Large-subunit ribosomal RNA, domain IV from an activated sludge metagenome, 340 nucleotides, folded computationally. The prediction has a mean pLDDT of 89.
Context: one part of a larger RNA
């Protein structure tokens, strides 16, 4: 001085990022038990109380031929011991409020169990059967021995109220007038080649025939166009001025867009300024809770916003309890360490 462990005066969280870690609760029985609620729950909510052994005595079951005995269950009086009767041991701390997943599940084997994945559910979209999709060069296979209440993808995320505007860009889907467009057809005109004709010759001109090429014009799908189509990819403004007190602006002008952000929320798991501002709880609160809106840079299925019930989740508070602490002691087992 270190590891595990045991106890501790007054105090109780003053420890600390934080009650981490320990302490504490604890079995059965009875009594009781709020808010809210999806009527099931919350619930063991919380919060009390009893519990040994002796006598005694009343009732039920079982066994049995029995109202014997003998086992076992509910009770009623009385007594009596100890500091303590679930006398060990195993054996829930609890509450209030928030946030974020509805929920049981699932996950990073060995540094993250979450709010992350996944769920019923809900909606878009593709498949009509040799289905779509998917695996394989193929042959075949799964999809399925199913057939649209199926079966494949895509966002969402029980449930409750909801899901607004923008089709101008991309995408998709339907159109098929026009415009452009490939291979292919198509074949004007051209090269090269020569049998012949020309010409003294050099060389010119040139038929069929093979050869190299080639304009016009006809070609689809698809772009280009015309529509639609957001629980498709995404978007969802800006200056000024303006009401008899000041402020503020129902109102008015003007520019820009395809359209300017509805409902509800909001200093939010999102707010930089910021410890915003007032309220609460503290003696005292950068955190927490309730408001308020001036959202830097919330927003409706990459959902919004409530929401019981449930979490080894996260945040604030409070009982209870404690060696976390003030402050720090003994002890017990095991090491270092000294001596031998």
């Nucleotide at each position: 001085a270190c590891c595990u462990c045991g106890u501790u005066a007054a105090g109780g969280a003053a420890c600390u990022c934080g009650g981490c870690a320990a302490a504490a609760u604890g079995a059965u029985c009875c009594c009781g038990u709020a808010a809210c609620c999806u009527a099931g729950g919350a619930a063991g909510a919380a919060g009390g109380g009893a519990u040994g052994c002796c006598c005694u005595u009343g009732g039920g079951g079982g066994u049995u031929a029995a109202c014997a005995g003998c086992c076992u269950c509910c009770g009623g009086g009385g007594g009596u011991c100890g500091c303590a009767g679930a006398g060990a041991a195993a054996c829930g701390g609890c509450c209030c409020a928030a946030g974020c997943g509805a929920c049981u599940g699932u996950u990073u084997a060995a540094c993250a169990a979450a709010a992350a994945c996944a769920c019923a559910g809900g909606u878009c979209u593709c498949u009509g059967c040799u289905a779509a999709g998917u695996c394989g060069c193929a042959a075949g296979a799964c999809g399925a021995a199913g057939u649209a209440u199926a079966g494949g993808g895509g966002c969402u995320g029980a449930c409750g109220c909801c899901u607004g505007c923008c089709c101008a860009g991309u995408g998709c889907c339907g159109g098929a007038a026009g415009g452009u467009u490939a291979a292919g057809g198509g074949g004007a005109g051209g090269g090269c080649u020569u049998a012949g004709c020309g010409g003294c010759a050099a060389c010119g001109c040139g038929a069929a025939g093979g050869u190299c090429u080639g304009a016009a014009c006809c070609g689809a799908a698809g772009c280009c166009c015309c529509g639609g189509u957001g629980a498709a990819c995404g978007g969802c403004g800006g200056c000024c001025g303006u009401a008899a007190c000041u402020a503020u602006a129902a109102c008015g002008g003007u520019c820009c867009u395809a359209a300017g952000g509805u409902a509800g929320c909001g200093a939010a798991a999102u707010u930089c300024c910021u410890u915003g501002u007032c309220g609460g709880g503290u003696a005292a609160g950068u955190u927490c809770c309730g408001a308020c809106c001036u959202g830097c840079a919330c927003g409706a299925a990459u959902g919004g916003c409530g929401u019981a019930a449930c979490g080894a989740c996260u945040u604030g508070g409070g009982c209870g309890c404690u060696g976390u602490c003030u402050c720090a002691a003994c002890g017990a087992g095991g090491u270092a360490c000294u001596c031998g």
Annotation
RNAcentral holds the full RNA, with entries from SILVA.